[in-house]
Parts: sequence; structure tokens; C1' cells
RNA sequence: CGCUGAUCAAGGCAAACCCGUCGCAAGGCGGGGACGCAAAACUUCCGGUCCUCCCCUGGCUCGUCCAGAAAGGAUAGCGGUGUUGCCGGC
Repeated sequence: CGCUGAUCAAGGCAAACCCGUCGCAAGGCGGGGACGCAAAACUUCCGGUCCUCCCCUGGCUCGUCCAGAAAGGAUAGCGGUGUUGCCGGC
């Protein structure tokens, strides 16, 4: 340096749920809490999935309605890409 994750050591992160808080929402943040994770560290570039306040178009039973589009947002613990990293094995 490359590949790799059985074992060793040091550790690390933290699902669901609960409380508080921000947000129209998806969801985020903090605390508690552990389902799990060898990158469950970072990063929306690609795909997937999720959300919709305002604006636009159409419909209607004209309502706090229905549908579509556009635009924006979310998810890194959905997968891929990129970057970085501990210990060990080859």
C1' cells in the first nucleotide's frame, strides 16, 4: 500500500419507544433508551423511498375538497459513488 473481517485489544455509534423542542409535513435537534452496526464516520453526485406551506392547471357536491404538474425539502440506519478511519489476518 492492496485485499479482507473469524479471532485479539481499545473503544465507537445508537433503532424502536418515551420526554422536551423546531418544522405545514416527511423529518431534525437535545435527554433517556438499545434493535442492531466493521464504517450505522463524513458527503445528496446517481438511483430508490417519503413529505408538501405557497404558486400554477384541471375537476367538483364550490368545502378546511379531489387530482396533476412544478418547485422545494427529507432519508447517509435504503442501495451505489466519493473522502477519511481503529485493531487484526493474508

Description: A computed fold for a 90-nucleotide RNA from a Lysobacterales bacterium, annotated as c-di-GMP-I riboswitch aptamer. The prediction has a mean pLDDT of 86. The organism belongs to Lysobacterales, within Bacteria.